[in-house]
Molecule: transfer RNA
Organism: Candidatus Parvarchaeota archaeon
């Protein structure tokens, strides 16, 4: 320099092929219940689509750039 793969809550991630209801889940974290106290269990909360343009009546999904990891070529 070229080429594939990724990139969504504080972590781990579902949805992307096949565009459509208010983005879902776990663990984490706060409140409360439970407890002599804790820890487990139980309810509720609170956070997330990398950035920037197109396409569309509607984009996390589709299309182009551009940052950022990974992996392989020279």
């Nucleotide at each position: 320099g070229g080429g594939c793969c990724c990139g969504u809550a504080g972590u781990u991630u579902a949805g992307c092929u096949u565009g459509g209801a208010u983005a879902g889940a776990a663990c984490a974290u706060a409140a409360g219940g439970u407890u002599g106290c804790g820890g487990a269990c139980c309810u509720u909360a609170u956070a997330a689509c990398u950035c920037g343009g197109g396409u569309u009546c509607a984009a996390a999904u589709c299309c182009c750039g551009a940052c950022g990891g990974g992996c392989c070529c020279u």